[in-house]
RNA sequence: GAUAGAGGACGCAUCUGGUCAUCAGUAGCAAAUUGUAAUGUUGUGCAGAACGCGAUUUGUGAAAGGGACGGAUGCCGAAGAGAGGAAGGCCUGCAUACCGACCGAUCUGGGCGGACGGAAUAAUAUCCGGACGACUGUCGCAACUACGCGGAGUGCUAUC
Numbered sequence: 001g002a003u004a005g006a007g008g009a010c011g012c013a014u015c016u017g018g019u020c021a022u023c024a025g026u027a028g029c030a031a032a033u034u035g036u037a038a039u040g041u042u043g044u045g046c047a048g049a050a051c052g053c054g055a056u057u058u059g060u061g062a063a064a065g066g067g068a069c070g071g072a073u074g075c076c077g078a079a080g081a082g083a084g085g086a087a088g089g090c091c092u093g094c095a096u097a098c099c100g101a102c103c104g105a106u107c108u109g110g111g112c113g114g115a116c117g118g119a120a121u122a123a124u125a126u127c128c129g130g131a132c133g134a135c136u137g138u139c140g141c142a143a144c145u146a147c148g149c150g151g152a153g154u155g156c157u158a159u160c
Stems, first nucleotide, its partner, number of pairs: 001160005008076001011075006018069003028060009040051003043096006079108003084103002088099002109136002112133002116129004138151004
């Protein structure tokens, strides 16, 4: 240098018009009643353009995303986070805010747990983060009865 492997008590990720629950008696639609009309609404400001915007009751009444189980595929820096950048998007123009495919220095051996913090949401479900806790795999040191300390995956083991 090449090839092949291992870590699992939920190993990792992606896909799936599979099934189930939730979303929700919600949004929307229809009817009746009713408030409001440009000093309003469309993120904010200026200008333009367009348009109505709500509430109550009755009837009808979803879906997407997210989740659990199952199936398929690819794998073991599997993968996750990520300063910063960014094609483009947002009624039109300018400014600004917001969203953002994709790239990405750098960090994390792994899954789990409670607390804390964050994202998103209908949600107490879910996802993410560092610290902490025990467990687990690997190498080094020490020990040889039993146990301990430390390191990191560009690592470890085997073969050539």